Background
This is a predicted structure of a 114-nucleotide RNA (Guanidine-I riboswitch aptamer) from Phytohabitans aurantiacus. The coordinates come from a structure-prediction model, not an experiment, and the mean pLDDT is 80. It was read from a public genome assembly, where an Rfam model found it. Rfam family: Guanidine-I riboswitch aptamer. Rfam links the family to the GO term regulation of gene expression. NCBI's taxonomy places the organism under Bacteria, Bacillati, Actinomycetota, Micromonosporaceae, Phytohabitans.

RNA sequence: GUGAGGCGCGCCUAGGGUUCCGCCGCCCCAGCAGCGGGCGGGCCUGGUCCGAGAGACGCAGGCGCGGCGGCAUCGAGCCGCCGCGCUCCACGGCGGGACAAAAGCCCGGGAGAC
Numbered sequence: 001g002u003g004a005g006g007c008g009c010g011c012c013u014a015g016g017g018u019u020c021c022g023c024c025g026c027c028c029c030a031g032c033a034g035c036g037g038g039c040g041g042g043c044c045u046g047g048u049c050c051g052a053g054a055g056a057c058g059c060a061g062g063c064g065c066g067g068c069g070g071c072a073u074c075g076a077g078c079c080g081c082c083g084c085g086c087u088c089c090a091c092g093g094c095g096g097g098a099c100a101a102a103a104g105c106c107c108g109g110g111a112g113a114c
Base pairs, nucleotide, nucleotide: 008059009058010057012055015050016049020047021046022044023041024040025039026038027037028036061087062086063085064084065083066082067081068080069079070078071077089109091112095107096106097105
């Protein structure tokens, strides 16, 4: 320098905004209240919702070893199942994108740094 493989899913959390619900403010209706409606507020704790490569848990997948069965059988080969083990490491912009909107989501294990 080049090539191949490794990055899966579910459920959650950190986090996120404001479509819906709720809450709050003002207004309309109304004798008052209630119900209903309109406008606004996410610098409103929340529910719905989005949500991590470098977060948790679980499942799958992969690899290694051993065992069983089958197919081959000049071929220490192929397929399936079971058990055990392993599945490491990981600093990271600016900017852009989607959904209502934002984000640790996606671009991205990127650019870059070491």